The RNA shown here (transfer RNA) has 74 nucleotides and comes from an uncultured Atopobiaceae bacterium.
The prediction has a mean pLDDT of 81.
Its Rfam family is "tRNA". Rfam's curators write: Transfer RNA (tRNA) molecules are approximately 80 nucleotides in length. It is annotated as a transfer RNA.
This record gives sequence, C1' cells and structure tokens, in this order.
RNA sequence: GCGGCGUUACCUCAGCUGGAUAGAGGGCCUGACUACGAAUCAGAACGUCGGGGGUUCGAAUCCCUCACGCCGCA
Repeated sequence: GCGGCGUUACCUCAGCUGGAUAGAGGGCCUGACUACGAAUCAGAACGUCGGGGGUUCGAAUCCCUCACGCCGCA
C1' cells in the first nucleotide's frame, strides 16, 4: 500500500431481507423477604447504534469517507 471482518447500554452480545417507541443477559440502584447478608421476587435508571456525509417518505440496517481493532496479501 491492497483486501476482508468487526465497532450497538458500564460489561458480554442479539438485531444488519430498511418500517416507525433499539433489545437480552450480567452488573449497578431502590423496594420486598431476612436477625444481618446471600439467593429469590418486584421495580427503576443507563444508548449521539464509532465520527461525518449521502440515498430514501423512513437508516443500527444500503452507499461513500474517516478513525480504531483483528486477520490475510504485497
């Protein structure tokens, strides 16, 4: 330098045949239970979907570009 894959909540990930309010589990917080804790149960909070631009009535999803990580080729 060229090519491929990945980037979504604090963490691990799903969703990527475009469709409206973006989800799961873990963790954290609150409450119940308990002598206290753990476990269990109930509830709540947490997201510029890596950045920017484009296409579209509509983008996490399609296109371009940049950044970072991994792999391969030269």
Overview: The sequence was found in a public genome assembly.